[in-house]
RNA sequence: GCUGGUGUGGCUCAGUCGGUAGCGCAGCUGAUUCGUAAUCAGCAGGUCGCCGGUUCGAUUCCGGCCACCAGCU
Numbered sequence: 001g002c003u004g005g006u007g008u009g010g011c012u013c014a015g016u017c018g019g020u021a022g023c024g025c026a027g028c029u030g031a032u033u034c035g036u037a038a039u040c041a042g043c044a045g046g047u048c049g050c051c052g053g054u055u056c057g058a059u060u061c062c063g064g065c066c067a068c069c070a071g072c073u
Base pairs, nucleotide, nucleotide: 001072002071003070004069005068006067007066010025011024013022019056027043028042029041030040031039049065050064051063052062053061
């Protein structure tokens, strides 16, 4: 330099044939317990890497850029 892949709550990830985003773990509150842990119930937390384009509407489609990973040279 070329090609491909990935980028989503604190963490690991899901979500797609476009319709205002979820599981688990972690966190907080309450119940239970003499207390802790476990268990149960509830709560909070994300402008979906960035900038544009298409569209009534984009995490999802298109272009560019950035970061990381892999391959080729």
The RNA shown here (transfer RNA) has 73 nucleotides and comes from a Deferribacteraceae bacterium. It was read from a public genome assembly. Its mean pLDDT, the model's own confidence on a scale to 100, is 82. Its Rfam family is "tRNA". Rfam classes the family as a transfer RNA. Gene Ontology term of the family: triplet codon-amino acid adaptor activity.